[in-house]
RNA sequence: GGGCCGAUAGCUCAGUUGGGAGAGCGCCGCGUUCGCAAUGCGGAGGUCGUGGGUUCGAUCCCCAUUCGGUCCA
Repeated sequence: GGGCCGAUAGCUCAGUUGGGAGAGCGCCGCGUUCGCAAUGCGGAGGUCGUGGGUUCGAUCCCCAUUCGGUCCA
């Protein structure tokens, strides 16, 4: 320098004919208990890496770019 993969909640990750942003764990509150654990119910938490483009509408399609991984040179 070039090819490919990845970036989504605090963490680990889902998310396809383009239209609802989600799960598990964690966190907060309540119930249960003498108390804790476990468990039940409820809740908060997101510029979907960044900047553009296409579209009525983009996590998703196109272009550029940053970071990480991997392969080639």
The RNA shown here (transfer RNA) has 73 nucleotides and comes from a Deltaproteobacteria bacterium.
It was read from a public genome assembly.
Rfam family: tRNA. It is annotated as a transfer RNA.